RNA sequence: GCUAUAGCGCAGUGGCUAGCGCACUUGGUUCGGGACCAAGGGGUCGGCAGUUCAAAUCUGCCUAGC
Repeated sequence: GCUAUAGCGCAGUGGCUAGCGCACUUGGUUCGGGACCAAGGGGUCGGCAGUUCAAAUCUGCCUAGC
């Protein structure tokens, strides 16, 4: 100096319920598996403060990684 957001990989101009892919669960399909199709679950955004009507987003410190 950069990074930290779902199990993994990532997106997300200060404002609507935080999304996408893979994975996972259920159902369909199949003799079964795989593939495909449909539906679903899972986050309080590394921690603590600050600014603001409002913070994943801005600021400070700390922690961890590069």